Predicted 3D model of RNase P RNA and transfer RNA as a complex of 482 nucleotides. It holds a member of the Rfam family "Bacterial RNase P class A". The family's RNA type in Rfam is ribozyme. Gene Ontology terms of the family: tRNA processing, ribonuclease P activity and dimeric ribonuclease P complex. From the family's description: Ribonuclease P (RNase P) is a ubiquitous endoribonuclease, found in archaea, bacteria and eukarya as well as chloroplasts and mitochondria. Model confidence (mean pLDDT): 76 of 100.

Formats: sequence, structure tokens, C1' cells
RNA sequence: AGUGCCAACCGGGUGACCGCUGGUUGCCGACGCCAAGUUCGGCGACGAGAGGAAAGUCCGGGCUCCAUAGGACACGGUGGUGGGUAACGCCCACCGGCCGCGAGGCCAGGGAAAGUGCAACAGAAAGCAAACCGCCCGGUUCGUCACGGCGUGCCGGGUAAGGGUGAAACGGUGAGGUAAGAGCUCACCAGCAGGCCGGGUGACUGGCCUGGCUAGGCAAACCCCACCGGGAGCAAGGCCAAGCAGGAGGGAAAGCGAAUCGUUUCGGUCCGCUUGCGGUUCGGUCCGAACUGUCCGACCUCCGGGUAGGCCGCUGGAGGUGCUGAGCAAUCAGCGCCCUAGAGAAAUGGUCACCGCUCCCUGCUGCUGCGGGGAGUACAGAACCCGGCUUACAGGUUCGCACUCGAA
RNA sequence: GCCCCAGUAGCUCAGUUGGAUAGAGCACCGGUUUCCUAAACUGGAGGUCGCGCGUUCGAGCCGCGCCUGGGGCG
Repeated sequence: AGUGCCAACCGGGUGACCGCUGGUUGCCGACGCCAAGUUCGGCGACGAGAGGAAAGUCCGGGCUCCAUAGGACACGGUGGUGGGUAACGCCCACCGGCCGCGAGGCCAGGGAAAGUGCAACAGAAAGCAAACCGCCCGGUUCGUCACGGCGUGCCGGGUAAGGGUGAAACGGUGAGGUAAGAGCUCACCAGCAGGCCGGGUGACUGGCCUGGCUAGGCAAACCCCACCGGGAGCAAGGCCAAGCAGGAGGGAAAGCGAAUCGUUUCGGUCCGCUUGCGGUUCGGUCCGAACUGUCCGACCUCCGGGUAGGCCGCUGGAGGUGCUGAGCAAUCAGCGCCCUAGAGAAAUGGUCACCGCUCCCUGCUGCUGCGGGGAGUACAGAACCCGGCUUACAGGUUCGCACUCGAA
Repeated sequence: GCCCCAGUAGCUCAGUUGGAUAGAGCACCGGUUUCCUAAACUGGAGGUCGCGCGUUCGAGCCGCGCCUGGGGCG
């Protein structure tokens, strides 16, 4: 210098003008006899006002309500080991496997020597293996020839060493052995099971002995094993409470008689009469007369649940940040400092100027530097709150590391 | 806020224990037939199976993460 790996972070700034949201506070007006009050309206002042993902709603918790003896089944999820945490499918460290020259990256990473199942095409054979070619043995036909031998065809058998097929064909090399072969036997190597010893908390790892010679793949197929999981969600939930509807009481009723219904010395329905009370008309007023009501309702008071609406929940929290300590780390502990949106379908914006940053064109000049013009400046928008994951993102900064080339 | 479903040719749809050339109808193109057209017959073209990563020998199908569209409940 180039090509890469890994991690952390920023993600526009300043000023002017015009606005928006909610908070504190001042003045004025309305309510109120005055005052207190703060409910309403108006005008000011002060300070505050989105994110690294506020997003997707994919996991995990807090909080709230409901449910709940205990256990099992079912269903869903997770899946190496140890640790962190409120918890997790997240994070850290380590183990094992794969990829990369390397820095590093990826892994749903328990069980296939419990059971069931699957493997197209090709191939002889694809899961208690299998004989197409080849090799070998026996029998036999034909040919040659010298009855043996050799070649060829057929039949029967042996053989998994070789060829060929396939993603995958039942350890590898060598020697012995054999008709030819084969863990058939042996040595070594790889791998497996059991036992013992050493290291490690553990996953795992190193060594020795014995055994049997080989045990294939798929569980993001069913399944088995271990562990975890009650449900709903701030429209949770709590408080206050118009209007309408509901209930109780008041609101003028009391008595007598007849009929009828319910098995009732009681109650309901209905009819009539008397007294009382109210209303209308006659009337100047009272009395009086006639008609009519005295049932429901309107109205008033109270009650319970509760709709609209209002208030709380609501933001000070597993909070942020600096230092110190423990730890490889994730993280934890102690001390100091700071307070940072909580609205209602929802504010945090717009214009202009200057400065940044990136790219393009161009002028001067000596690599560099200076000047002019143009374009761009992302993804996106809190809605109960946190911890993660995933996804989107113009441009930029920094720490550390690897490989290659070059120079001293 | 809590959930569900779908995506395969231009259009409408099939595609099951995962098996390789992904099919059907309509539409499109060529040919036969006809004076010409339609119909009919016949042949053909046309596919990022929404996208990416993974599991597997092998993925339209299985798993995960996204994208788009539609729907339900309070």
C1' cells in the first nucleotide's frame, strides 16, 4: 500500500421568522353577594418535547384481572456443557463438528446398537443384503487335436477382491490362506462397546486392557428421553358518574254491598253506592248544582347496577452516567451525580440563510492546495413499561487483528 | 392490542406419506380446413413455484426469517 476479519459508535450543526403538544407561572374576563376556590375562556412569560431501530409483534418478563387441592394424560416449545439474568428460544466462556491459508465464521449440536417408517432414477442388489460383467469349481454340447489339454455355448454351484450404477453398496493397508475368494486368520491403523487409571465442576479429553470384527443415512418423518409452559391482556383493571330504562316512597283516600277466580277467616278482578278531596262549566264572590277525575302517568325524594363522559392506572425505572472493586467474559456490587414526552387517533413541524459531509462538472497550479457551479443528505414516528431477537438504513468515525506485496 | 388465511404460466386453479421434464382449462403463436373469418382438428411457446437462509442425496412440499394481499375478534 492493497485485500479482508471483528467490535464499538455517530447518524447533521447554528441563527431568524411562523406554528404544534403538554407542564409551571403571571394578568384579565366569566361563575360566585363578597371572599375562598379553581371549573371555563383569552393574552403573555419560562423551561421541556421521538429512535437506534420508536418498526415487525417473533420470544421473555414486570403490572392487572380471572381461574387454580395434588397428580397424570393430551397439546405446544426448547435441546452440547458451565455460567449470567427477573426471565428467555437472549448473552458470555468453553467442548465437539464443518468451512476458510489466516484473522475468523456457521451449527434445531439429545437419542438411529427402543420401535414404526422413507430412499425417486440408475443399478444384479437399497436394509433380517444382493451374483450383471468378472474370477473359480463340477457336469455337458460342439470345434481343434493325440482319449490329455485348449477354446466356445449351456446347466448347477462357490466368490463381495476387481469393473460398472448410485447421494449412499456393510472398515483401510499388508501378509498368510484358498479352486477362486472373503476378518477366514494374523499384524498395524481408523472406529465401536465394556472395564480401569489420569486431567477437567462439566460437555469432553489422554492412556492401558478386554471383546467382537463394523455397527450406514434421515428424528426441521412419526416417535422416545430430559426440561419448561394456567388464561387473558392498559380497550388489563380501579374510582366518580349525566340522560334513558328499572325499583321503593310521596303524590287523597276511606267505608259498605253484590258477582267471580284462586282448595283459605286471606288475596286478586270487576260493578254499584255513600262520605271526603281535586278539576271544568254556570256565577262578581261564597254556598250550591251539573259533568268528571280520584287508574296509569307527569312531578318530587331516595336506591342499586351502570352507558356516554371524566379521573386514576401513566411513567422515577430490572433508569441513565462517572469512578472503584470482583470476574477471562456476559454480568454483578458499592459510592457519587442526573431526571429525560406521557396528549385526545395522537404534537415534536415549515420557510430562509450560513456552515458541515458525499458525489459530478470545471478553472488556476507543481504531487498537493485554492476557487466556481450543480445534485444529494437515509431508514423511519413514542401510545402501559422493560430485556432481547429480527428486519430497514444516505453517509461517516474509531479500537484491535489477519494475509499478500514493497521499502528501510 | 390479540389472531388467522393466501401467494404456482397473462387469468382461474391442481399438485401428499419430499423423488427431478411442475401440470389442466381459458387466453397467445404456427399449421390444416374456408373465397375470408369463426368453430373444429393439430402442433408449439410461455414458470425466479412471492423472496432469502437452512435441513436433506434431493424442497413447490419440511423449518426459520422477511415481503405483499385479504380477513376475524375486542